Small-subunit ribosomal RNA, 5' domain from an uncultured bacterium, 472 nucleotides, folded computationally. Its mean pLDDT, the model's own confidence on a scale to 100, is 88.
Context: one part of a larger RNA
């Protein structure tokens, strides 16, 4: 000097930030992901237009938000590479013909305490399945083979299918770079390479059969410990050292372990299945759950906030749109936790008042300090007005009657903390008597202590001041 700080004393205001570093411990309650009736049938309400509801179907739930456990690794950073995928968006080419069988909802029956499950009956679609066509695409040396679609419509259009290209995104490979330990010296059998086969979107021992015996290592393999990485941040003249909280990029994780399904994308925080620990419900047969989302609770701890307001803005999902949803976000609340700004008044005022402290009893000092006179009104209180942020003609503001402006009132509502032996700026008195105590180092205290305690005075900083921890 710095700090995600804590503790002690003290504490007026505003702006901008920051706020579980510990138990990746356990969680009551609410909310955090829905949306579309311009895909579809049905039920209810309605004269109708239309609305509401669950269901089928579509898109989204792989984003956004959290955390740092694991990871010493192509995880990250940087520079390259070739064997790949890509919903929505953009450009281009071609097509969208004709059929079929079901099923939820619904109605009915049965079982169950519940969660829920089953049978038989009806029905629609942009749900599902054949056929046709083949611009294209895939395979093939070729001949040839295989391969699409979905409609709705107010007739404007919106969609759907196939293919090529783009944009943005992602998967994969490689060089180099960034921790400690040798009181860890050898490690390795799918191990290193080849061939055939399989698998993947894709290269590859990724997997498998056979062949071969390799591969790595003192330029530190293997093992052990520690750790998310970076842009940055702190310090320092720099070199360097330390660090990675907030913000941004990447990674990993989502009660613990494992697995796949769906999908353009997951091996999926608020999806599914299995196992485990834990908690809850139960009619004991069986079920339900996962805050490292936002608040909040308990525990732990020196220590870290409201179960707030709003979708007005920005952004996201869905929708043709109106709009709906959005604890992302925008705001407000709490905390001197940090930085910055402002204030607690300004000028005059000597019989140098009183009081305090001290004294050689003359005085000195507190001290222009106070009183007193004049003035001002930041802040405060009261009254009135009152935004920008809104894009987009109208309408639309959580913040907020906030910021700000005008008027009025009255010095009013507002100062502490630490130190004073040297380092180090600031000294006396009394008390104590190696006691009580102080202390960062040197060291003070055993009867005149500027070093302990109190008081007066003084110095320093000031809504803070000290102490402790940590880094340079």
């Nucleotide at each position: 000097g710095a700090u995600a700080a804590a503790c002690g004393c003290u504490g007026g205001c505003g702006g901008c930030g920051u706020g579980c570093c510990u138990u990746a411990u356990g969680c009551a309650u609410g909310c955090a992901a829905g949306u579309c009736g311009c895909a579809c049938g049905c039920a209810c309400c309605g004269c109708a237009a239309g609305g509401u509801g669950a269901g089928u179907g579509g898109c989204g739930g792989a984003c956004g938000g959290g955390u740092g456990a694991g990871u010493a690794a192509c995880a990250c950073g940087u520079a390259g590479g070739a064997a790949c995928c890509u919903g929505c968006c953009c450009g281009a080419a071609a097509g969208u013909g004709g059929g079929g069988a079901a099923u939820a909802a619904c109605g009915u029956c049965u079982c169950g305490a519940a969660a829920g499950a089953g049978g038989g009956g009806c029905u629609a679609a942009u749900a599902c399945c054949g056929c046709a066509u083949g611009u294209g695409g895939u395979c093939g040396a070729g001949a040839g083979a295989c391969u699409a679609a979905a409609g709705c419509u107010u007739c404007g259009g919106c969609g759907c299918u196939u293919u090529c290209g783009g944009a943005g995104g992602g998967g994969c490979c490689u060089g180099c770079g960034g921790c400690g330990g040798a009181u860890u010296a050898g490690c390795u059998u799918g191990u290193c390479g080849g061939u055939g086969g399989g698998g993947u979107a894709a290269c590859g021992g990724c997997c498998u059969a056979c062949c071969a015996a390799g591969g790595c290592g003192a330029c530190g393999a293997u093992c052990c410990g520690u750790a998310g990485c970076u842009g940055g941040u702190c310090u320092g003249a720099g070199a360097g050292g330390a660090u990675g909280g907030u913000c941004a990029g990447c990674c990993a994780c989502a009660c613990u372990g494992g697995g796949a399904c769906u999908g353009a994308g997951a091996c999926a925080c608020g999806g599914c299945c299995c196992a485990g620990a834990c908690u809850c419900c139960u009619a004991c047969g069986g079920g339900a759950g996962g805050c490292a989302g936002c608040a909040g609770c308990a525990a732990g701890g020196a220590a870290u906030u409201u179960u707030g307001c709003g979708c007005a803005a920005u952004g996201g999902a869905c929708g043709a749109a109106a709009g709906u949803c959005u604890g992302a976000c925008g705001c407000a609340g709490c905390a001197a936790c940090g930085c910055c700004g402002c204030g607690u008044g300004g000028g005059g005022g000597a019989u140098g008042a009183a009081g305090g402290c001290u004294c050689u009893c003359g005085g000195g000092u507190u001290g222009u300090a106070a009183a007193c006179c004049c003035c001002u009104u930041u802040u405060g209180c009261g009254a009135g007005g009152g935004a920008a942020g809104a894009a987009g003609a109208u309408c639309u503001g959580a913040c907020g009657g906030u910021a700000c402006c005008u008027c009025g009132c009255g010095a009013a509502u507002a100062a502490g903390c630490c130190a004073c032996g040297g380092c180090u700026a600031a000294c006396u008195a009394c008390g104590u008597g190696c006691c009580a105590g102080c202390a960062g180092c040197c060291g003070c205290g055993g009867u005149a202590a500027u070093a302990c305690g109190u008081a007066g005075g003084u110095g320093g900083c000031g809504a803070g001041c000290g102490u402790u921890g940590u880094c340079c």